[in-house]
Predicted 3D model of a 76-nucleotide RNA (c-di-GMP-I riboswitch aptamer) from a marine sediment metagenome.
The coordinates come from a structure-prediction model, not an experiment, and the mean pLDDT is 82.

RNA sequence: AAAAGGUAAACCCACCGCGAGGUGGGGGCGCAAAGCCACGGAUCUUAGGGUUUUAUAAGAAAGCCGGGUUGCCGAA
Numbered sequence: 001a002a003a004a005g006g007u008a009a010a011c012c013c014a015c016c017g018c019g020a021g022g023u024g025g026g027g028g029c030g031c032a033a034a035g036c037c038a039c040g041g042a043u044c045u046u047a048g049g050g051u052u053u054u055a056u057a058a059g060a061a062a063g064c065c066g067g068g069u070u071g072c073c074g075a076a
Stems, first nucleotide, its partner, number of pairs: 006031002011026006029063001035069003039066003043060005
C1' cells in the first nucleotide's frame, strides 16, 4: 500500500435526567487503536440568598493532551 472487517461525529426522532448528558433507532464527520482503564492535566453541569472572583463537594463526557494495557492485516 492492499484485503477482511470494526467503530461512529454533527444532526433528527423517542424515552430518562435539575443539568452537563445518557439509552435505543436513523445518520456518517472522521478514526490504525476514535479498543479497554479514568491515573494526571484540561473541559462541562449542579449546589450553597444575589453578582463577581477564588476555593470546595457531588456529577458528566473524554473522538483534547499525557499515561497504563490488549490488539487485525502485512512490505516489514